About this RNA:
RNAcentral holds the sequence, with entries from ENA. This is a predicted structure of a 72-nucleotide RNA (transfer RNA) from a Candidatus Daviesbacteria bacterium. It matches the Rfam family "tRNA". Rfam links the family to the GO term triplet codon-amino acid adaptor activity. By type it is a transfer RNA. The organism belongs to Candidatus Daviesiibacteriota, within Bacteria.

[in-house]
This record gives sequence, structure tokens and C1' cells, in this order.
RNA sequence: GCCGAAGUGGCUCAGUGGUAGAGCAUAUUCUUGGUAAGAAUAAGGUCACGGGUCCGAUUCCCGUCUUCGGCU
Repeated sequence: GCCGAAGUGGCUCAGUGGUAGAGCAUAUUCUUGGUAAGAAUAAGGUCACGGGUCCGAUUCCCGUCUUCGGCU
């Protein structure tokens, strides 16, 4: 330099155009003599950034940034 993949709660990841979810973690409560384990509830997201298409974009298109891989 060229090609490809990925970017979504604190972490790991789903979500192929119509209200953004799960597990773990966190907080509160219950349970226990106490802790751990377990149960219930809650909080936490400008979906990397900027444009475009569309009635409507996490999703489709273009560009930028970051990370990873391949080729030279």
C1' cells in the first nucleotide's frame, strides 16, 4: 500500500427496516446465627463518529476513526 472482519449497558455477546435484549457484574430486598450460594426487583445504552436513502435505520449505502486478521 491492497483486501476482509469487528465497533451495541461496566464486561462478553445477540438483534438481517417497525418500542434495543440476554448472561455475568452492580444496587436494594428476601433467605442464613453470619458469609457464600440461591430467589425477587431495580438501575445502567446519544447502538464508534458524520452524512445519505426511506414514512421509518442498530440494520441498507458513502466517508472518517479505532481494533484485529490476511496478502505484498